[in-house]
Context: one part of a larger RNA
RNA sequence: GCCAGCGAGUUAAUGUUGCAUGCCAGCUUAAGCAUCUUUAGAUGUGGAGGCGUAGGGAAACCGAGUCUGAAUAGGGCGUAUUAGUAUGCAGCAUUAGACCCGAAGCCAUGUGAGCUUACCAUGGGCAGGGUGAAGGAUGCCGAGAGGCAUCUGGAGGCCCGAACCGAUGUACGUGUCAAAGUGCUCGGAUGACCUGUGGUAAGGGGUGAAACGCCAAACGUACAUGGUGAUAGCUGGUUCUCCCCGAAAUAUAUUAAGGUAUAGCCUCAAGUUUUUUGAAUUUGUGAGGUAGAGAUACUGAAAGGGGCUGGGGGGCUUAGGCCUACCCACUCCUACCAAACUCCGAAUACACAAAUUCUUGCUUGGGAGUCAGUGCUAGGGAGCAAUUUCCUAGUACAAAAGGGAAACAACCCAGAUCAUCGGAUAAGGUCCCAAAUCUUUGCUCAGUGGGUAAGGUUGUAGAAUUGUUCAGACAGCUAGGAGGUUGGCUUAGAAGCAGCCACCCUUUAAAGAAAGCGUAACAGCUCACUAGUUUAACGAUUCCGCGCCAACGAUUAAACGGGGCUCAAGCAAAGAACCGAAGCCGUGAAUGGCAGCCGCAAGGUUGCCGUGGUAGGGGAGCAUUGAUGUCAGCUGUGAAGGUAGAUCCGCGAGGACUGCUGGAGCGUCAUCAAGUGAGAAUGCUGGC
Numbered sequence: 001g002c003c004a005g006c007g008a009g010u011u012a013a014u015g016u017u018g019c020a021u022g023c024c025a026g027c028u029u030a031a032g033c034a035u036c037u038u039u040a041g042a043u044g045u046g047g048a049g050g051c052g053u054a055g056g057g058a059a060a061c062c063g064a065g066u067c068u069g070a071a072u073a074g075g076g077c078g079u080a081u082u083a084g085u086a087u088g089c090a091g092c093a094u095u096a097g098a099c100c101c102g103a104a105g106c107c108a109u110g111u112g113a114g115c116u117u118a119c120c121a122u123g124g125g126c127a128g129g130g131u132g133a134a135g136g137a138u139g140c141c142g143a144g145a146g147g148c149a150u151c152u153g154g155a156g157g158c159c160c161g162a163a164c165c166g167a168u169g170u171a172c173g174u175g176u177c178a179a180a181g182u183g184c185u186c187g188g189a190u191g192a193c194c195u196g197u198g199g200u201a202a203g204g205g206g207u208g209a210a211a212c213g214c215c216a217a218a219c220g221u222a223c224a225u226g227g228u229g230a231u232a233g234c235u236g237g238u239u240c241u242c243c244c245c246g247a248a249a250u251a252u253a254u255u256a257a258g259g260u261a262u263a264g265c266c267u268c269a270a271g272u273u274u275u276u277u278g279a280a281u282u283u284g285u286g287a288g289g290u291a292g293a294g295a296u297a298c299u300g301a302a303a304g305g306g307g308c309u310g311g312g313g314g315g316c317u318u319a320g321g322c323c324u325a326c327c328c329a330c331u332c333c334u335a336c337c338a339a340a341c342u343c344c345g346a347a348u349a350c351a352c353a354a355a356u357u358c359u360u361g362c363u364u365g366g367g368a369g370u371c372a373g374u375g376c377u378a379g380g381g382a383g384c385a386a387u388u389u390c391c392u393a394g395u396a397c398a399a400a401a402g403g404g405a406a407a408c409a410a411c412c413c414a415g416a417u418c419a420u421c422g423g424a425u426a427a428g429g430u431c432c433c434a435a436a437u438c439u440u441u442g443c444u445c446a447g448u449g450g451g452u453a454a455g456g457u458u459g460u461a462g463a464a465u466u467g468u469u470c471a472g473a474c475a476g477c478u479a480g481g482a483g484g485u486u487g488g489c490u491u492a493g494a495a496g497c498a499g500c501c502a503c504c505c506u507u508u509a510a511a512g513a514a515a516g517c518g519u520a521a522c523a524g525c526u527c528a529c530u531a532g533u534u535u536a537a538c539g540a541u542u543c544c545g546c547g548c549c550a551a552c553g554a555u556u557a558a559a560c561g562g563g564g565c566u567c568a569a570g571c572a573a574a575g576a577a578c579c580g581a582a583g584c585c586g587u588g589a590a591u592g593g594c595a596g597c598c599g600c601a602a603g604g605u606u607g608c609c610g611u612g613g614u615a616g617g618g619g620a621g622c623a624u625u626g627a628u629g630u631c632a633g634c635u636g637u638g639a640a641g642g643u644a645g646a647u648c649c650g651c652g653a654g655g656a657c658u659g660c661u662g663g664a665g666c667g668u669c670a671u672c673a674a675g676u677g678a679g680a681a682u683g684c685u686g687g688c
Base pairs, nucleotide, nucleotide: 001688002687003686004685005684006683011096012095013094014093015092016091017090018089019088020087021086022085023084026051027050028049032045033044034043035042036041037040055062056061065077066076067075068074099237100236102234106227107226108225109224110223111222117201118200119199120198121197122196123195124194125193126191128160129159130158131156135152136151137150138149139148140147141146164188165187166186169184170183171182172181203219205215206214207213240621241620242619243618244617245616250263251262252261253260254259264370265369266367267366268365269364270363271362272361278358279357280356281355282354283353284352285351286350292344293342294341299338300337303334304333305332306331307330309329310328311327312326313324314323315322316321373397374396375395376394377393378392379391380390381389382388402413403412404411417589418588419587420586422585423584428579429578430577431563432562438575439574440573441572442571443570449565455549456548457547459546460545462543463542464541465540466539467538468537476533477532478531479530480529482506483505484504487501488500489499512527515526516525517524590611591610592609593608594607595606596605597604598603622677624674625673626672627671628670629669631667633666634665641661642660643659644658645657647656648655649654
């Protein structure tokens, strides 16, 4: 891992609601006792007790009233409005382990020092080599104290290094040779050394050269058993079928925030409204100060220009005043802003009424679940921003399948009762690929389409305005582009062209006291301007369609889904076809609700409207084991069980039938009772 078996809302008491049954102003017995069958029941007895028939008050107490009160007042709760009670079943609650499994833990009583820590008693072990303390002897020196030399001697938590004890570094090993090892290397190795045997110390305790170390592979308080089914607002799991309805992720409170209570939203039952309760649409009548807009309609904000009315500052003054590129207020013109501005002012929404069409609404009671929400559209707060965060309205997902968007909860279309090898459609599409290589008119050349901005663009289509032009335009080519003059000033120089001033006159077809390059300054080359030549169109501005550049990323292509596409299979506009979904229609079938008809009823039939669904509520069934009865049921002429079947019946859970196997029990119907249904719980046991 697979298979088989086992495996989770139970039982009791009490309460409450519903249904059923008995009796009814009453209902009912409990223990006990008696009698029967018989081994756990039945019948009788038993009226103790309980609930109800009357309430009010804290109570005494009073009583259809009572309490408060001084009260005969007022007010509160009652009466007048009478239904209960017992048993059974079902839902739920409470108390109990209370749907099942699951802690880490706490306490008690015991068991452990054969591992390890420390100690006690008694034994054992330490190759070999080196160093050479004290002490001693002899000799020498010395007055002595003492010193020196040689020899002897054999000390030491001394040195090197086996056994032995350890464990520094590293490699291997890591389902290992091993639940701590192996190889190489390394530390101690006469000592605070190592070690055998026996003994002592025990769990808030021991032991500890102290690491919270060790106390039997586990120690920041061992292990075993018990209290014990500890508790778990937490995680996981919770077993057959079909039908009807169908949520929430919010408010308030909470030692509360992943829990719970009440309300909201769901469901079931009864009642009520039956035409006004509820919903939608239309019409009418209302209140409003949002979007927008506005500014001589206020409060504020605020750009540019003017007036010179007032105040302040500064300057001058003959002291009268005058000036002011300064500041403020006022005022005029132009432009303009606001969530906490409004002279104005919608659309929606809201309230009321009526009409139409639907079918809900409300009250009481039983049962819930929900309190982590998410995306999108619109209006807002915060934020640089975000698949960000917080509100409001709607919508979808959640709990919604189907078609489209390549793939894609929340986008677009559309809400799946079932069957169908029928039809017509939606979004979206029609070359390959279901359906057009469809029709008409344009645009685009960038593979733009098929990713992006500011900014740029004599790419190209269209529109508008305004110019030049056969008296020859625009572009090109040929020629001219002169004189006073090197204008004056400045300057070393300044001659059209460093700079300042002026910018005239003449000859002309035309030619600037010069638009650019250039020189040290000149020179030189162009330009403006003019003529000729050529020949028919040529400029400027604005708007708009489609393009182009800007364009740069991390594993080849890889930013149309791919192939591929250029009078498109791209873009824009129009037309007429077709494809396309579980939507709609057709045909057949099932089922829920309502209504009509038939029927004693069960039910049948016709019509209309429905039948996606998580949590959850409600309804109807199938199957298993057992009990009581029943069929004077089945069965060795073969029970249960097993196995096979494109067989039959049932929407389904399932039930029949037939063959083979098997070899002794089993079923139908009615009622009752449950150890009543398995795929999941890192489930348990067994097998493979």